[in-house]
Context: one part of a larger RNA
């Protein structure tokens, strides 16, 4: 010096990206326990006290003929120690916000999460030799199932809800019309031949799906505007004008896991706060199952604050063990 431990005056997070690490808490009994809540929880919430040994007395239950024994207690008095759940073992707690409802699953060997799954919800396909998948096929799975079933896809408990647009793309439907291949048809034309013929070419007409066309459909893919003016201070604009569009973003939320300008502005917390919480709305570039907004419980998730606690630190020191190092 390194590793692993033990201890530490005063202070107690001043350390640091961050209380990382360590310390602290820890059991049983009694008392006591908030907001919120889906009334189950939250909850071991939080917080407080007691616990060892001896003596006396007493209750209950069981056993015994009885003396008494066993178990669980109550009351009173006393004793010792620094310390009585004496060792080992053995939750730190509280508040706030985000995300995900939850228990689960995952990158075997840098990621355990807000990612995946999930119960629940919707759309859609499928009438059974089902759809779908697999296989040149036979066949198999689906399923020894039958629409309360099976497949695909999106969302993701629960609560309140889920607005407008079908112009584009997709899907579904459509006895008309247009276009349209092979095939059918064969007016004609050409070559050759004396001819019969043979060969080549070929206009109308006919001719499916598809596409065009016409509708429907957004919990299908997706989309959801400019400019100008206006109220008796100012400011703002309920109101009006105009252009464009398929339609111009509704409810709710909003500097947000989304806000560039930005450390926005105001309030709270601190002596001091680019983080945090509550508001405002000027949303660069939220927004309704690519779900919107809430939400008790839960989380080795993330943010901020407080109490306790401490060598994380002010500021390091000593000791133990092992290694390193020096000498033999």
């Nucleotide at each position: 010096c390194u590793a692993u431990g033990u201890u530490g005056a005063a202070g107690g997070a001043a350390c640091u990206a961050g209380g990382c690490a360590a310390a602290a808490u820890a059991c049983u009994u009694g008392c006591g326990u908030a907001a919120c809540u889906u009334c189950g929880g939250g909850a071991u919430a939080a917080g407080c006290a007691a616990g060892c040994c001896c003596c006396a007395u007493u209750u209950u239950a069981g056993g015994g003929c009885a003396a008494c024994c066993u178990a669980a207690g109550g009351u009173g008095g006393g004793g010792g120690g620094c310390a009585c759940a004496u060792a080992c073992u053995a939750g730190g707690g509280g508040g706030u916000a985000g995300c995900g409802a939850c228990u689960g699953u995952u990158u075997a060997c840098u990621a355990a999460a807000a990612a995946c799954a999930c119960a629940g919800g919707g759309c859609u396909c499928u009438g059974c030799u089902a759809a779908a998948u697999u296989g040149a096929a036979a066949g198999a799975u689906g399923a020894a199932g039958u629409a309360u079933a099976g497949g695909g896809u999106c969302u993701g408990a629960c609560g309140c809800c889920u607005g407008c647009c079908c112009g584009g793309u997709g899907c579904u439907g459509g006895a008309a019309g247009g276009u349209u291949a092979a095939g059918g048809a064969g007016a004609g034309a050409u070559g050759u031949g004396c001819a019969a013929g043979c060969a080549u070419u070929g206009a109308a007409c006919u001719g499916a799906a598809g596409c065009c066309c016409c509708a429907g459909u957004a919990a299908a893919c997706g989309g959801c505007g400019g400019c100008c003016g206006u109220a008796a201070c100012u400011a703002u604009a309920a109101c009006g004008g105009u252009c464009c569009u398929a339609a111009g973003g509704u409810a709710g939320c909003g500097a947000a896991a989304u806000u560039c300008c930005u450390u926005g502005u105001c309030g709270g917390g601190u002596a001091a706060g680019u983080u945090c919480c509550g508001a405002c709305c000027u949303g660069c570039a939220c927004g309704a199952a690519u779900g919107g907004c809430g939400u008790a419980a839960c989380g080795a998730c993330u943010u901020c604050c407080c109490c306790g606690c401490u060598g994380u630190c002010u500021c390091c020191a000593a000791c133990a063990u092992a290694g390193g190092c020096u000498c033999a």